[in-house]
This record gives sequence, structure tokens and C1' cells, in this order.
RNA sequence: UACGAUAAAGGCAAACUUAUUGAAAAGUAAGGACGCAAAGCUACGGGUCUAAGGCAUAUGAAAGCUAUGAUCGCCGAGCUUCCGAAA
Repeated sequence: UACGAUAAAGGCAAACUUAUUGAAAAGUAAGGACGCAAAGCUACGGGUCUAAGGCAUAUGAAAGCUAUGAUCGCCGAGCUUCCGAAA
């Protein structure tokens, strides 16, 4: 540098529940563990989600577009990083 054990010491915490913030997606806190070797950090590229505001307007049972919002536990990229069996 790379790799990742049925190793050791630790770490994080999906769904769901409660509280709270938000228009929503979702965030935060507590509980809880499906998983994770970067499930640490950065929305930089792509993807996905939402549509307050803006644009549009069928007038009907209903509705469209848009990120500047969200997601790093979707993929990639950048930065940082504990431990050390085998190869």
C1' cells in the first nucleotide's frame, strides 16, 4: 500500500415506538437492533425522494413541471481513520 478472521478492544444503528422540528421528503432526542470495516466526514458527479415558493390550469373523482429542500445506510469521487489472522 492492499486486504478483512467465527480474533481482541471498542464503535455505529434499519424497521418500528414516543417526543419534537418541518409544507413535505426528512432531521433531532430517547427506546430498539436489521445490518455495517469506514453505516466516519463532505451533497462534488449521477441516482432517488419531496414540492413550500415559482410556473402552468383540465373546472372534473383526481392531476402537471421545477430544488434552491432531503438522502453519504443508493452508486461513484475526495478527505480522515481503530485492530491485524490468512493470502